[in-house]
RNA sequence: UAAGUAAAACAGGCGAUCGCGGCUGAGGAUCCGCCGCUUUGGCGGCGGGCCGCAGGUGAGGAAAGUCCGGGCUUCACAGGGCAGGAUGCCGGAUAACGUCCGGUGGAGGUGACUCCAAGGCCAGUGCAACAGAAAUAUACCGCCGCGCCUCAGAGACUGAGGCGCUGGUAAGGGUGGAAGGGCAGCUUAAGAGACUACCGUCCGUCUGGCAACAGACGGAGCCAUGUAAACCCCAUCCGAAGCAAGACCAAAAAGAAAGCGACAGGCUUGCCCGGCCUGCUUUCAGGUGGGUCGCUAGAUGCGGCUGGCAACAGCCGUGCCAGAUAGAUGAUCGUCCAACGACAUAACCCGGCUUAUCGUUUUGCUUGCGAA
Numbered sequence: 001u002a003a004g005u006a007a008a009a010c011a012g013g014c015g016a017u018c019g020c021g022g023c024u025g026a027g028g029a030u031c032c033g034c035c036g037c038u039u040u041g042g043c044g045g046c047g048g049g050c051c052g053c054a055g056g057u058g059a060g061g062a063a064a065g066u067c068c069g070g071g072c073u074u075c076a077c078a079g080g081g082c083a084g085g086a087u088g089c090c091g092g093a094u095a096a097c098g099u100c101c102g103g104u105g106g107a108g109g110u111g112a113c114u115c116c117a118a119g120g121c122c123a124g125u126g127c128a129a130c131a132g133a134a135a136u137a138u139a140c141c142g143c144c145g146c147g148c149c150u151c152a153g154a155g156a157c158u159g160a161g162g163c164g165c166u167g168g169u170a171a172g173g174g175u176g177g178a179a180g181g182g183c184a185g186c187u188u189a190a191g192a193g194a195c196u197a198c199c200g201u202c203c204g205u206c207u208g209g210c211a212a213c214a215g216a217c218g219g220a221g222c223c224a225u226g227u228a229a230a231c232c233c234c235a236u237c238c239g240a241a242g243c244a245a246g247a248c249c250a251a252a253a254a255g256a257a258a259g260c261g262a263c264a265g266g267c268u269u270g271c272c273c274g275g276c277c278u279g280c281u282u283u284c285a286g287g288u289g290g291g292u293c294g295c296u297a298g299a300u301g302c303g304g305c306u307g308g309c310a311a312c313a314g315c316c317g318u319g320c321c322a323g324a325u326a327g328a329u330g331a332u333c334g335u336c337c338a339a340c341g342a343c344a345u346a347a348c349c350c351g352g353c354u355u356a357u358c359g360u361u362u363u364g365c366u367u368g369c370g371a372a
Base pairs, nucleotide, nucleotide: 001368002367003366004365005364006363007362008361009360010359012336013335014334015333016332017331018330020058021057023055024054025053027051028050031048032047033046034045035044036043037042060343064354065353067352068351069350070349071348072242073241074240075239084238085237086236087235088234089103090102091101092100093099104118105116106115107114108113119233120232124231125230126227127226128225140173141172142169143168144167145165146164147163148162149161150160151159152158153157181199182198184196185195200222201220202219203218204217205216206215207214208213246293247292248291249290255284256283257282258281259280260279264278265277266276267275268274300319301318302317303316304315305314306313307312337341
């Protein structure tokens, strides 16, 4: 310097003028409730709401998708099983996880590095299109053997071609993602783990490692395809629903009880007694409209130290950072930058994953080229 690789930070800045949601402060008007005083006209205090004013504050790295996990809440719950779902190499981290970290094995890359749901198809079942002769067993071409026929030469017989054998053969060709471990040799009529060496596979022992696993040595000629993000089997885990969860206050309507008043009205047969209903007040229950809480101070942010390879944990210091309920962050102008600047707008909270994203900057590392 070019290309690459891994990670991190920022997400337009500044100023002015308007506009919006919480909070705080000092007021204004006197709308509502309660209490006190009262000359019954009102006055005062407290609380809530309203109106402007001032101050301070106000979205993200993904606030998104709602795909996992946890907190919290209500319901359920002796224990066990079935069904259903998720996960699946080993060790660790964590509140927990399907996440993260460190390893093992495999795949890709010259490399830095990246990717992998990575248990079990000798428990069972299913599927394998097309092509191909044959797809879990097969002979299309080829090679070899035997028999017959024809032709040529000829002493036996030899060579070529054709037909046949429910002949042998998986070395070679061809088809396919896959054709029965690979490769070399020996053997053979031709061939073949039939046999031998090496490599691979499986099994055993030893060594190293917490383990996954790795290495060494020895043995077995290797009854044998792939697919389990196919059913399934094995192991582990999972109670259900979700802040419109839920808790509380409480105008109103239906309801219950007591009391008051009346001797009124109605019903109960014509009358009387008795009973019931209709009124008002109080209390209780109830929970609609509405309101309060849940609600944002937390597995919290930042800095430092200690332990650990790391994820992370502990300690110390310091900071407070939206909380609405139809839902607030925006608009205009000026200026700066290469650039009017992408993806996108909180709704109970947190840890992750996935997806979207104009660009700018920084750091570690790799490979190539050049110079000293």